[in-house]
This record gives sequence, structure tokens and C1' cells, in this order.
RNA sequence: GGGGUGGUGGUCUAGCCGGUUAUGACAUCUCCCUUACAAGGAGAAGGUCGCCAGUUCGAACCUGGCCCACCCCA
Repeated sequence: GGGGUGGUGGUCUAGCCGGUUAUGACAUCUCCCUUACAAGGAGAAGGUCGCCAGUUCGAACCUGGCCCACCCCA
């Protein structure tokens, strides 16, 4: 330099043929339970869907460019 795969809450992750409130677990916070802690129960907060632009009535999803990580070729 060329090609490919991936980037989604703090961490890991689901997301179908583009469709209205982006899923779950762990972690965090509040309450209950307990003498207390853990476990358990109830609830809450937490997301520029890597960035920019485009297509579209509508984009996490499609297209182009760029950034980052990994793999292959040279």
C1' cells in the first nucleotide's frame, strides 16, 4: 500500500427484510428483607449506536469518506 471482519450504557452482549419505547446479564443507586453482611425481592438511573456526509417519509441497520482494533496479501 491492497483486501476482509468488527466498533452498540461502566463491562460483556442481542438487534430479523430499514419502521416509531435500542435487548439482556453483570456492575452502580434507592427501598424491602437481615441483629448486621451476603444472597434474595421490588424499583431507578445510565446510550453522540466510532466520526462526518449522503440516500430515504423514516438509518444502529443501506452508500461514500475518515479514525481505531484485529486478520490475510504484498